[in-house]
RNA sequence: UCGGAUGACACUAGCAGGAGAGAUCUGAAUUUUUCAGGCGCCGAAGGAGAAAUCUCUUGAAUUCGCUUUUUCAAGGGGGGAAGCUCUCAGGCAAAAGUACUGCUAGAUGACGAGACUCUGGAGAGUUUCUUGUAAAAAGAACACCAAAGGGGAAGCCUUACGGGCGAAUCUCUCAGGUUAAAGGACAGAGAA
Numbered sequence: 001u002c003g004g005a006u007g008a009c010a011c012u013a014g015c016a017g018g019a020g021a022g023a024u025c026u027g028a029a030u031u032u033u034u035c036a037g038g039c040g041c042c043g044a045a046g047g048a049g050a051a052a053u054c055u056c057u058u059g060a061a062u063u064c065g066c067u068u069u070u071u072c073a074a075g076g077g078g079g080g081a082a083g084c085u086c087u088c089a090g091g092c093a094a095a096a097g098u099a100c101u102g103c104u105a106g107a108u109g110a111c112g113a114g115a116c117u118c119u120g121g122a123g124a125g126u127u128u129c130u131u132g133u134a135a136a137a138a139g140a141a142c143a144c145c146a147a148a149g150g151g152g153a154a155g156c157c158u159u160a161c162g163g164g165c166g167a168a169u170c171u172c173u174c175a176g177g178u179u180a181a182a183g184g185a186c187a188g189a190g191a192a
Stems, first nucleotide, its partner, number of pairs: 001113003011106007022039001024038006040092003046088001047086003054077008116190005125142001127141005143178003149174001150172003155165003
């Protein structure tokens, strides 16, 4: 600053959208499947991990009439968050399931979102050529990523059959990106 008793956040049910990775090898059986073993993989049921704000102790520097103020470092406590990490569990044709998203209905009853600051936060070529510089950077070519932004989209509204509104780690890759830094969806914390 915006939304909210004309019902916030969260919950239950239904409907719809919803990725990834071997239809792998061997053996047995009740042979579209199940069990046992081997090698290779995925991460979005569930589970586990941990950052900062906060707090305590010690030391150093700084400040100060004294108590102290401020900063840095080390060691504890606490916080225990995510779509990050690990792969215990689960999964690797289709179907089913799936975090998450939208709509409808039910029940409840007061918060929620954005901006700002701190912190965590993935992926993919330091490829080739030309120009150029202290380093960077710019242009072109081919190959890739998906988590700034943007388009599509299930659905909703209207219907004059034209259209309007419009979610998601889904999809396209326009823009952006492919050493580090920066950025970065998302996530936790935060005073007046």